[in-house]
RNA sequence: GAUCCUGGCUCAGAUUGAACGCUGGCGGCAUGCCUAACACAUGCAAGUCGAACGGAAACGAUGGGAGCUUGCUCCCAGGCGUCGAGUGGCGGACGGGUGAGUAAUGCGUAGGAAUCUGCCCAGUAGCGGGGGAUAGCCCGGGGAAACCCGGAUUAAUGCCGCAUACGCCCUACGGGGGAAAGCGGGGGACUCUUCGGAGCCUCGCACUACUGGAUGAGCCUACGUCAGAUUAGCUAGUUGGUGGGGUAAAGGCCUACCAAGGCAACGAUCUGUAGCUGGUCUGAGAGGAUGAUCAGCCACACCGGGACUGAGACACGGCCCGGACUCCUACGGGAGGCAGCAGUGGGGAAUAUUGGACAAUGGGGGCAACCCUGAUCCAGCAAUGCCGCGUGUGUGAAGAAGGCUCUAGGGUUGUAAAGCACUUUAAGCAGAGAAGAAAAGCUGCGGGUUAAUAACCCGACAGUCUUGACGGUACCUGCAGAAUAAGCACCGGCUAAUUCCGUGCCAGCAGCCGCGGUAAUACGGAAGGUGCGAGCGUUAAUCGGAUUUACUGGGCGUAAAGCGUGCGUAGGCGGUUUGAUAAGUCGGAUGUGAAAGCCCCGGGCUCAACCUGGGAAUUGCACCCGAAACUGUCUGACUAGAGUGUGGUAGAGGGAAGUGGAAUUCCAGGUGUAGCGGUGAAAUGCGUAGAUAUCUGGAGGAACACCAAUGGCGAAGGCAGCUUCCUGGGCCAACACUGACGCUGAGGUACGAAAGCGUGGGGAGCAAACAGGAUUAGAUACCCUGGUAGUCCACGCCGUAAACGAUGAGAACUAGACGUUGGGUGGCUUAGCUAUUCAGUGUCGCAGCUAACGCAUUAAGUUCUCCGCCUGGGGAGUACGCCGGCAACGGUAAAACUCAAAGGAAUUGACGGGGGCCCGCACAAGCGGUGGAGCAUGUGGUUUAAUUCGAUGCAACGCGAAGAACCUUACCAGGCCUUGACAUCCUGAGAACUUUCUAGAGAUAGAUUGGUGCCUUCGGGAACUCAGUGACAGGUGCUGCAUGGCUGUCGUCAGCUCGUGUCGUGAGAUGUUGGGUUAAGUCCCGCAACGAGCGCAACCCUUGCCCGUAGUUGCCAGCGGAUCAUGCCGGGGACUCUACGGGGACUGCCGGUGAUAAGCCGGAGGAAGGUGAGGAUGACGUCAAGUCAUCAUGGCCCUUACGCCCAGGGCGACACACGUGCUACAAUGGCCGGUACAGUGGGCUGCGAUCUCGCGAGGGUGAGCCAAUCCCAAAAAGCCGGUCUAAGUUCGGAUCGGAGUCUGCAACUCGACUCCGUGAAGUCGGAAUCGCUAGUAAUCGCGGAUCAGCCAUGCCGCGGUGAAUACGUUCCCGGGCUUUGUACACACCGCCCGUCACGCCAUGGAAGCCGGGGGGACCCGAAGUCAGUGGCCCAACCUUCGGGAGGGAGCUGCCUAAGGUCAAUCCGGUGACUGGGGCGAAGUCGUAACAAGGUAGCCGU
Repeated sequence: GAUCCUGGCUCAGAUUGAACGCUGGCGGCAUGCCUAACACAUGCAAGUCGAACGGAAACGAUGGGAGCUUGCUCCCAGGCGUCGAGUGGCGGACGGGUGAGUAAUGCGUAGGAAUCUGCCCAGUAGCGGGGGAUAGCCCGGGGAAACCCGGAUUAAUGCCGCAUACGCCCUACGGGGGAAAGCGGGGGACUCUUCGGAGCCUCGCACUACUGGAUGAGCCUACGUCAGAUUAGCUAGUUGGUGGGGUAAAGGCCUACCAAGGCAACGAUCUGUAGCUGGUCUGAGAGGAUGAUCAGCCACACCGGGACUGAGACACGGCCCGGACUCCUACGGGAGGCAGCAGUGGGGAAUAUUGGACAAUGGGGGCAACCCUGAUCCAGCAAUGCCGCGUGUGUGAAGAAGGCUCUAGGGUUGUAAAGCACUUUAAGCAGAGAAGAAAAGCUGCGGGUUAAUAACCCGACAGUCUUGACGGUACCUGCAGAAUAAGCACCGGCUAAUUCCGUGCCAGCAGCCGCGGUAAUACGGAAGGUGCGAGCGUUAAUCGGAUUUACUGGGCGUAAAGCGUGCGUAGGCGGUUUGAUAAGUCGGAUGUGAAAGCCCCGGGCUCAACCUGGGAAUUGCACCCGAAACUGUCUGACUAGAGUGUGGUAGAGGGAAGUGGAAUUCCAGGUGUAGCGGUGAAAUGCGUAGAUAUCUGGAGGAACACCAAUGGCGAAGGCAGCUUCCUGGGCCAACACUGACGCUGAGGUACGAAAGCGUGGGGAGCAAACAGGAUUAGAUACCCUGGUAGUCCACGCCGUAAACGAUGAGAACUAGACGUUGGGUGGCUUAGCUAUUCAGUGUCGCAGCUAACGCAUUAAGUUCUCCGCCUGGGGAGUACGCCGGCAACGGUAAAACUCAAAGGAAUUGACGGGGGCCCGCACAAGCGGUGGAGCAUGUGGUUUAAUUCGAUGCAACGCGAAGAACCUUACCAGGCCUUGACAUCCUGAGAACUUUCUAGAGAUAGAUUGGUGCCUUCGGGAACUCAGUGACAGGUGCUGCAUGGCUGUCGUCAGCUCGUGUCGUGAGAUGUUGGGUUAAGUCCCGCAACGAGCGCAACCCUUGCCCGUAGUUGCCAGCGGAUCAUGCCGGGGACUCUACGGGGACUGCCGGUGAUAAGCCGGAGGAAGGUGAGGAUGACGUCAAGUCAUCAUGGCCCUUACGCCCAGGGCGACACACGUGCUACAAUGGCCGGUACAGUGGGCUGCGAUCUCGCGAGGGUGAGCCAAUCCCAAAAAGCCGGUCUAAGUUCGGAUCGGAGUCUGCAACUCGACUCCGUGAAGUCGGAAUCGCUAGUAAUCGCGGAUCAGCCAUGCCGCGGUGAAUACGUUCCCGGGCUUUGUACACACCGCCCGUCACGCCAUGGAAGCCGGGGGGACCCGAAGUCAGUGGCCCAACCUUCGGGAGGGAGCUGCCUAAGGUCAAUCCGGUGACUGGGGCGAAGUCGUAACAAGGUAGCCGU
């Protein structure tokens, strides 16, 4: 890297009271302060009744009067319509708003008994007769105002007695108590009359008492109803009782007394959060989230408290008090409460008009008309949502123009447009124009009531009279014209849709992965495309996907996860059977589960959204009836679970006491002498004061060799010499007994290695800390020498470990095989063997399981029961809090923040200071070098105007360069040119070309001479030169990390793969592994593999032997000729040789060995023997290896220059460093003389013989040769002879001086060579390092390319002479195969840890500081209910007139809001300083971990 699994993160869907960005045609239906229960200007939101009352302020009509400008003002008249203020009644407890509080005084569901209920309905019985006040009005007073006080007078359906009491209430059952209100309409006799009327009758509405109903309300119970245990105990009216009080009503609701209860692990109390529900959103469902609009309930009304009135309130638009705030004020005092509808400010990302109307629906009052109604119905604003419609339709290829792109052809935009032919929805203008309206009222008719035809009431009746905010709206018709109407997001993958340009890790994007560092489908723009469409995107939020909290529906050996182990409480679960019961369970029925909503079937708006009728559903709860299998309960029995007894049995099970030998150490003594000890090597240490060694004796502590095991025992930790005592558990056998007594086990409790702690002992050895010695860059380590706690004992703590089988306990079931321990039974051929059974302990293995590894009757299989635990990594097993501990510390246990991973198993590689096997001049064995010297050459560095560029470990460095004085040349300074030195095209001129001169360094410029060519259809054309114009040329400028091609390297290493099959969930494996063998994946055998390909080998070339053929320029044996001599000549075809073709070598033969194979060893033969030797040949791939400067080439860049030309300089510099070489240091040598033998090659601008000159380089001459012919050409080492004699030399030749030669336009920078002279370093080279295994190394010369010449000592070739050594594979390096480990995969030049330094972030502690919450104790105590009340005051009733009953204010008391004080407590904020943590670019120090990670790692202490 790939794979499977685990596991988190992220996305695609649906939704919203949304907001924001861009855009915006119409309509319908919905919806619209989610934030500050923040503060509010202004207007409106609850009044009504004159048929309850006294009345008459205003208006109107009428009548009268006055003034008079004859229609105006004033006055009079409650007689009329009416009606301000007031008394009275009903209503302001509904409707409307909000969600602060509330985790239960709430809500939901189902029930209950001890209650009330105005208006309404039904019923029963009444409605008799009196009295006393008071507001208003009037008068007076106070005050700025609000308002208040006093006096006089007055009404009622206001208030109070009396009478009556069916029913009602109380009762001691004798009795006692308690009501009322009238008003209006109509009426005919009678009575009265103040002549208005009243009585009377009747009707209606009221009124009183009671009963019942309906409605509404209050109360009680059960169940359900968020999170936190880092909140575990709470409670004093608390729990119950009795008496009393209180309420509409049960009740500690209150009070006195008595008792001591009540609640809580099934979560009390406390803390945080929250209105609850029908429903809504999502989802397959189960669930999860939510509680806007609509509906039910609750709570609240500036904050807190309180009561009054009332049927109902402790009252949103009432009252009182306290508080805060705002306003008015004359400063004395007053007023207010939008969480009603609008609206304002404020807050906020954000949410509308100070609209119309009571026409409809509904509500209040009223007999009614009617009045009121910001409830409501409508309109306005907003794409906020849902739904519908439109922005045209058809035709139209020259595939227009333009845009974009391009391989330059084209493609695409695109039938799109234009053009032509049509249509007119919606918008616009004009016209017409509904439904929503039914009533009520009035008239008639019918019915009821009544004495009545009146009045009143009712009516499916008829007529009449009207009533519309919306709104001239919906709908319909007409007119004109394609006319007025399209955007937004996206286009790398997920995810539908791609190109160009710009940008260049910048700017930016990003939901996740991730894009951007010069070819960006990911940034920005454009073109095109995709999606949706009056919207589209983004953000926020919820559910889904997520079986990722798993009820449906997950897990725990190694991924996160089994408590270290027992015992055991609660709880959960529980063997066989009888009967009963009916709690669970099952069936049926009834009630309820409001309406709306969802769903189904219909209906109405043209459809839809929407509205509407019916149904279904509402999985629930309650009650009744039934069933009895299972569970439960009760009951009787049973023995298979469990236990007890009896008899055996094994054992390091535990505790205590005693005892033994070996060894270490120490002490004493003897012997004995110089070392011992220790290590990789040493040193510290010990020892001549006698060690170590050795012998004898003694002391002391700790641990128990052999037996010993893969063994035994124990719950685990753990347990080992021997003996004794005490003691727990197990197993086996056969019977007897008990009769489910069982299993698990939250809390709890006990045990619990080592280390550690306390007290006291003990202390031989070992040994943290510590010291010293080493090692090392350092070495607070590893190693060594010492050494203290500790290790040991007793007692007491601690309570943790990788406390592991990383595997909780119990039960049942599910193939086997082989061991082993303990017991039993059987058989036999009995030192024993064998079969079987129970209990343990192991190995292997089937089914099954598992992600795999693996597990597999000792399960990780199949099931049941119970407990514990897990939910991404880090932060962190940490902080805070609490509990435990002497301490160390342990237990419990978060969050902020941060990452997109972390992890398991297995796979392929790579790697290992892992293993095995095997190769290679890899080491070793040898020979010769390099590294030291001088010089040559290349490189680095430095220098320079430039020292052009590239190559950089092996695999750059005598490399590109097989030739830098100019040229080359790319570099530098200077001087020139600008269509250019070079290519193509166009125009014009001229043949081309050439001679000479001048200036200049030259390029170049000027002048000048000669010359008029070729083809022709006579127009001109071709080549060439010059000039001009623009297209273009040109670039050794950049990118080898955009490329082609070529090359290096691993490596001439033996490897690299494929098809089919098989195995594996898969990556992959197999084949290719194994046993042999080979130089080789070479071959053989075996084998779930069978075959095949690229490599290996062979085929090719050279060389070695032989043969055939052919003989010139080669050869010459034999024959002949010639010469001083020479194949020189005739000739020959034998030989050598040449160059073409064959042969030959294949483990073929023999022996041995091996497995009878492959092969190996030896031998024969052979020129050659096991690939004969050498070469060419380089698999899949690796190194972003090298080359843009060989060439080619994309892109970028330069264009009077980064192009071109010229002369000069540079590439040759020089303190230095490195590589590669040459020559040496000498006698195996130097020098001198003589003399012998090659092969490869080259030659016409050439090689150059011969002769000659020169000491020489060389010059002159020029034969021969286009080469097996001639030349270069002398081979050298060698051999023979001489000399030198160990010396810086007769070695060595650098350097320098002089003189020359040659090449070349030219040897200054900067050539080679020659001669003469000079004669440096150097006496064999430190660490280190290179080559070579045979014709090799070493050594000797020769040739060639490039080339005028040459810096060549280089390179490529050629031959001559010609060794040594290889035991062997331990080690170094490289490689191959295999195995193993791995946290590596950019692959060890990998990965990775911690401190420190810097920046940022969140967080803990902290002297303190600030704020808030609830509770406790105490002080103070408003309003107010209740209670008490001497004194004060008072209309109704009674009175003997004195007073009484009763009431009021006041005062007092209890309770109590707010406030205050005190001591605690909890929560939050902040805080100098401080602790650790996270993140951050290439910082510092080391190297801890991953391989045996170089001291195996890890866990606890």
The RNA shown here (small-subunit ribosomal RNA) has 1501 nucleotides and comes from an uncultured bacterium. Its mean pLDDT, the model's own confidence on a scale to 100, is 86. Its Rfam family is "Bacterial small subunit ribosomal RNA".